[in-house]
Context: one part of a larger RNA
RNA sequence: CUGGGCGUAAAGGGUGCGUAGGUGGUUUUGUAUGUCUGAGGUAAAAGGUCACGGCUCAACCGUGGUAAGCCUUGGAAACUGCAAAACUUGAAUGCAGGAGAGGAAAGUGGAAUUCCUAGUGUAGCGGUGAAAUGCGUAGAUAUUAGGAGGAACAUCCAUGGCGAAGGCAGCUUUCUGGACUGUUAUUGACACUGAGGCACGAAAGCGUGGGGAGCAAACAGGAUUAGAUACCCUGGUAGUCCACGCCGUAAACGAUGAGUACUAGGUGUCGGGGGUCGAACCUCGGUGCCGCAGCUAACGCAUUAAGUACUCCGCCUGGGAAGUACGCUCGCAAGAGUAAAACUC
Numbered sequence: 001c002u003g004g005g006c007g008u009a010a011a012g013g014g015u016g017c018g019u020a021g022g023u024g025g026u027u028u029u030g031u032a033u034g035u036c037u038g039a040g041g042u043a044a045a046a047g048g049u050c051a052c053g054g055c056u057c058a059a060c061c062g063u064g065g066u067a068a069g070c071c072u073u074g075g076a077a078a079c080u081g082c083a084a085a086a087c088u089u090g091a092a093u094g095c096a097g098g099a100g101a102g103g104a105a106a107g108u109g110g111a112a113u114u115c116c117u118a119g120u121g122u123a124g125c126g127g128u129g130a131a132a133u134g135c136g137u138a139g140a141u142a143u144u145a146g147g148a149g150g151a152a153c154a155u156c157c158a159u160g161g162c163g164a165a166g167g168c169a170g171c172u173u174u175c176u177g178g179a180c181u182g183u184u185a186u187u188g189a190c191a192c193u194g195a196g197g198c199a200c201g202a203a204a205g206c207g208u209g210g211g212g213a214g215c216a217a218a219c220a221g222g223a224u225u226a227g228a229u230a231c232c233c234u235g236g237u238a239g240u241c242c243a244c245g246c247c248g249u250a251a252a253c254g255a256u257g258a259g260u261a262c263u264a265g266g267u268g269u270c271g272g273g274g275g276u277c278g279a280a281c282c283u284c285g286g287u288g289c290c291g292c293a294g295c296u297a298a299c300g301c302a303u304u305a306a307g308u309a310c311u312c313c314g315c316c317u318g319g320g321a322a323g324u325a326c327g328c329u330c331g332c333a334a335g336a337g338u339a340a341a342a343c344u345c
Stems, first nucleotide, its partner, number of pairs: 004316003007299002012313001014200004021193003025087007034079001035076008048066007090190001091187003094183004102176007109153001114148007124135002161168002205246006214240002219235004257312006265290010294301002318345003327338004
């Protein structure tokens, strides 16, 4: 490289938008790039291949024919490309609707924890397997009233919803993205994928300035233990929160790339439409469970495919060394991305 693969054995990029490229709906006409076909030239010899022959066979050798490819030229027009014209089913738009923790900003609410002040009240509280450190007669814990401040939003809550993914949950307002249903009014292939590129991207971490109730790496003490740099307990700083700017990684998981078409059913649920007095029933779009054919090494998947096909991208090629070294790019740093080999089994 070919062949074969990527749910769990090695292997789907964290996610989207999109450039080049690749691929591309229906009809007609033209053209002749690919395609098919005829003829000619070339394709040295050897080698290859086919047929026949010679060494008793074979290897080996001889004779004759012959290939793709390239060039020239005559034709064919189904498919592909190109040009022109048209179409509406793909795609997009308009109009009419309802659903939603989709995003951003501002405002606001109650419960709880902690702290402060005051009242009542007295000797304990707290914690554990058991204890101790700790707090408390300078009046704690408990309880009542008032106040401060930060963070998170119980019940509703779901097998539910929304989002490209990360993710999103008190309530109200403003701004704003997308999907879905109905209608079939408009455009008329405007599509799919997408190397580079650009944007987004949990937590932790970093920079500057705020904030700091609870929790809590580090750290300190008490226990446990042979030891205990742990598990348990008492404290406790970064951090967790906000604004702006970086970082760019995760078991970023459905460990399953995107798109289109086709292929038994059954049963829940969410959002629409038709239908009905209300139902039944029909239909579109999501989201679960079970299950046939088929697939799979098995487990299992099974109209939300891991089935049957096509298009495009990414990735894999024994284990270790190693996602490391070196170089380069990015970053304030931490580090990230790209990415080997010797050697060894």